[in-house]
Molecule: SAM riboswitch aptamer (S box leader)
Organism: Candidatus Yanofskyibacteriota
């Protein structure tokens, strides 16, 4: 990088430092966040339990990831009068190539 598969409910930071203009899913529209410093990075703290470890199991939380406002923001494609549901795309894990 790509294929398959599971989940995208809930939970947990207005913490400290650095940076400096965009960011929130690639596109379009809307909406939202952002010099009162967003996004991102590092550290610390925490959540969770996918894999490993321990455990007969339930569990546990040591290791590898992941995650920590609403929020995968809404619409787009399909079903539906609508409410809503699904798909697609994306994210994370595991396995394979």
């Nucleotide at each position: 990088a790509u294929a398959u598969u599971a989940u995208c409910a809930a939970g947990a930071g207005u913490g400290a430092g650095c940076c400096g203009a965009g960011g929130g899913u690639a596109c379009u529209g809307a909406c939202c966040c952002u010099g009162u410093g967003a996004c991102g990075c590092u550290c610390c703290a925490g959540c969770a339990a996918c894999c490993u470890g321990c455990u007969u199991c339930c569990g546990u939380a040591a290791g590898g990831u992941g995650c920590u406002c609403c929020a995968u923001u809404c619409a787009g494609c399909c079903c539906g009068c609508a409410a809503g549901g699904g798909a697609a795309a994306g994210a994370u894990g595991a396995u394979g190539u």